[in-house]
Context: one part of a larger RNA
RNA sequence: CGAAGGAGAUUUGAGGGGAGCUGUCCUUAGUACGAGAGGACCGGGAUGGACAUACCUCUGGUGCGCCAGUUGUCGUGCCAACGGCACAGCUGGGUAGCUAUGUAUGGACGAGAUAAACGCUGAAAGCAUCUAAGCGUGAAACUCACCUCGAGAUUAGAUCUCCCAUGGCGUAAGCCAGUAAGACUCCGAGAAGACUACUCGGUUGAUAGGCCGUAGGUGUAAGUGCGGUAACGCAUUGAGCCGAGCGGUACUAAUAAGUCGAGGG
Numbered sequence: 001c002g003a004a005g006g007a008g009a010u011u012u013g014a015g016g017g018g019a020g021c022u023g024u025c026c027u028u029a030g031u032a033c034g035a036g037a038g039g040a041c042c043g044g045g046a047u048g049g050a051c052a053u054a055c056c057u058c059u060g061g062u063g064c065g066c067c068a069g070u071u072g073u074c075g076u077g078c079c080a081a082c083g084g085c086a087c088a089g090c091u092g093g094g095u096a097g098c099u100a101u102g103u104a105u106g107g108a109c110g111a112g113a114u115a116a117a118c119g120c121u122g123a124a125a126g127c128a129u130c131u132a133a134g135c136g137u138g139a140a141a142c143u144c145a146c147c148u149c150g151a152g153a154u155u156a157g158a159u160c161u162c163c164c165a166u167g168g169c170g171u172a173a174g175c176c177a178g179u180a181a182g183a184c185u186c187c188g189a190g191a192a193g194a195c196u197a198c199u200c201g202g203u204u205g206a207u208a209g210g211c212c213g214u215a216g217g218u219g220u221a222a223g224u225g226c227g228g229u230a231a232c233g234c235a236u237u238g239a240g241c242c243g244a245g246c247g248g249u250a251c252u253a254a255u256a257a258g259u260c261g262a263g264g265g
Base pairs, nucleotide, nucleotide: 001152005163006162007161008160009159010158011157015149016148017147018146021049022048023047024046025045026044027043033038051106052105053104054103055102059100060099061098062097066093067092068091069090070089071086072085073084074083075082076081110144111143112142117137118136119135120134164265166177167176168175169174182260183259184258185257186202187201188200189199190198207253208252209251210249211248212247213246214245216242217241218240223236224235225234226233227232
C1' cells in the first nucleotide's frame, strides 16, 4: 500500500515445513518342520540404543559478590569490628535463571491408491493364459492421519462484536477540519528481546522499586556475660546476614499531555 466504510477479536486451510530409525528378551513353542542336529512364520507382551521436542520436581553443573572461613598487606587514630587490593586473592557452600549427564514425551494405530509380486474370471487362439474388457491381494516409498507455519491463498476467504447522518469549501464529484469505536506516541515493566517487534500494566492501579511477611541459602553475627595465663571455648542464638522466588502493602515511580483515526460505505 492492497484486501471496496472504520475498528477489535476468533478462525477455515490452499499451500509449505518437520517427524518417519532400530536392537534384545519373554510368550505362542521346544510347537509347525526335521532321522537328528537344529528350529520358525503369524500373533501378543516387556525393556533398551541412537535421534528429537519440552521442562527444572528429582540428581547434578553454573550461579563475578548471597553466606561463611582464611593468608598477606594498606586504611578507618589504637583495641575490637570492618573496608580496599592481591585471578572473583584463595577455600567451602549456594536461591532464581540458564542448563544435561536429570525428568517427561514422541516415531504409533489406522485409512486410501499403488510398485515388484501373487491371484480370480477370461477371450483373441473351442485348449491354455493374472489382461486384451472386468475384479482382487500387496511395501519403511506416495496421499491422508501426528506436530508446526499458514488468507499478499491479489482466488486477498469465514464468524462474532464495536463505532457511525458533525462542521467548512464546492454546482457536483469531491477536498479539508474536528471527532467515534479504536490505535499510537509517552511512561512502569516482562520467563519477550541485539534494535525493533511481542506481552502485561499506567492511580477506577499491585507494573517495577521500597517496606513487611514467607520460602530458600549460609551456618550460631555484633555486643555483653562466664570459663581459661593465653590461643580460644561456652551462653545469649538455628543467631545474624541474605540477588533474582512466592504473597501482601500505594511509601516512591507509571503524572500530565499529545497525535492519528469512519461519515453509511
Description:
Large-subunit ribosomal RNA, domain VI from an uncultured Clostridia bacterium, 265 nucleotides, folded computationally. Model confidence (mean pLDDT): 90 of 100.